[in-house]
Molecule: c-di-GMP-I-GGC riboswitch aptamer
Organism: Candidatus Atribacteria bacterium
RNA sequence: AAUGAAAGGGCAAACUCUCCGAAAGGGGAGGACGCAAAGCCACGAGCCUAAAAGCUCUUCUGAGCUACGGCAGUCGGGCCGCCAAGU
Numbered sequence: 001a002a003u004g005a006a007a008g009g010g011c012a013a014a015c016u017c018u019c020c021g022a023a024a025g026g027g028g029a030g031g032a033c034g035c036a037a038a039g040c041c042a043c044g045a046g047c048c049u050a051a052a053a054g055c056u057c058u059u060c061u062g063a064g065c066u067a068c069g070g071c072a073g074u075c076g077g078g079c080c081g082c083c084a085a086g087u
Base pairs, nucleotide, nucleotide: 002087004083010035011034015030016029017028018027019026020025033073039079040078041077043076044075045074046071047070048069053066054065055064056063057062
C1' cells in the first nucleotide's frame, strides 16, 4: 500500500410524523434495508424534476423542450479519515 476477519464505535433505505420546496428533493424526530468511506465535493457520465425564466407550438387555454434546481445510498473522479487478523 492492497485487502477486510475481529472489536469498539459510526451512518441509516423503505415506511410514519413534522417543517421547507412548484416539484424532484431536503432538514428534524421515530425506524433499520443495508453500508468499510452510506464521510465531504455536482468535476465527467447517468437519472429525477420543470414553478420562475428562456424557446417552440397553440383551438389562447394549455402542451412540449430546456437546468442555472436536485440525487454523493447510480457509476467514475477529486479531497479527507477509524480499526486491523490473515494474505